This is a predicted structure of a 72-nucleotide RNA (transfer RNA) from a Candidatus Peribacteria bacterium. The prediction has a mean pLDDT of 82. Taxonomically the source falls in Candidatus Peribacteria (Bacteria, Bacteria candidate phyla, Candidatus Peregrinibacteriota). It matches the Rfam family "tRNA". The family's RNA type in Rfam is transfer RNA.

[in-house]
RNA sequence: UCCCCUGUAGCUCAGUGGUAGAGCAGUUGACUGUUAAUCAAUUGGUCGUAGGUUCGAAUCCUACCGGGGGAG
Numbered sequence: 001u002c003c004c005c006u007g008u009a010g011c012u013c014a015g016u017g018g019u020a021g022a023g024c025a026g027u028u029g030a031c032u033g034u035u036a037a038u039c040a041a042u043u044g045g046u047c048g049u050a051g052g053u054u055c056g057a058a059u060c061c062u063a064c065c066g067g068g069g070g071a072g
Base pairs, nucleotide, nucleotide: 001071002070003069004068005067006066007065010024011023012022013021018055026042027041028040029039030038048064049063050062051061052060
């Protein structure tokens, strides 16, 4: 320098054009001698950044930034 993969909740990840989700974690409550476990409810998002396409973009296109891998 070039090529590929990846970036979404505190963490691990799903979501391939039409209201952003799950598990774990957090908070509150129930349960009980107490804790744990279990059960119920609930908080939390600039979807890496900036543009473009579209009636509509996490999703498609372009550039850039971070991480990983490869070629020379």